[in-house]
RNA sequence: UGCUUAUCAAGAGUGACGGAGGGACAGGCCCUGUGAAGUCACGACAACCUGCCCCGCGAGGUAAGGUGCCAAAACCUGAUUGAUGAGAG
Numbered sequence: 001u002g003c004u005u006a007u008c009a010a011g012a013g014u015g016a017c018g019g020a021g022g023g024a025c026a027g028g029c030c031c032u033g034u035g036a037a038g039u040c041a042c043g044a045c046a047a048c049c050u051g052c053c054c055c056g057c058g059a060g061g062u063a064a065g066g067u068g069c070c071a072a073a074a075c076c077u078g079a080u081u082g083a084u085g086a087g088a089g
Base pairs, nucleotide, nucleotide: 003087004086005085006084007083008082013042014041015040016039017038021031022030023029025078026077027076028075043070045068048066049065050064051062052061053060054058074081
């Protein structure tokens, strides 16, 4: 990088550094010097995978480990769309 599959109207942010962009793409509409992207620390949400729990084995519970996520419905519409998890090669 491509393939298979599940999910995407719920939920969750502060600080430090940084210093102008960001919301994938196009159009729109927004966010942003009352500080964007990015990095780090701590915190939180969630429950896909692992672990653990059970009269109950489930569309169950838990949240220790592996990911993920923490403006707006994947922000809206569109598309040969995109993102994340798990799996196979």

This is a predicted structure of an 89-nucleotide RNA (SAM riboswitch aptamer (S box leader)). The sequence was found by an Rfam model in a public genome assembly.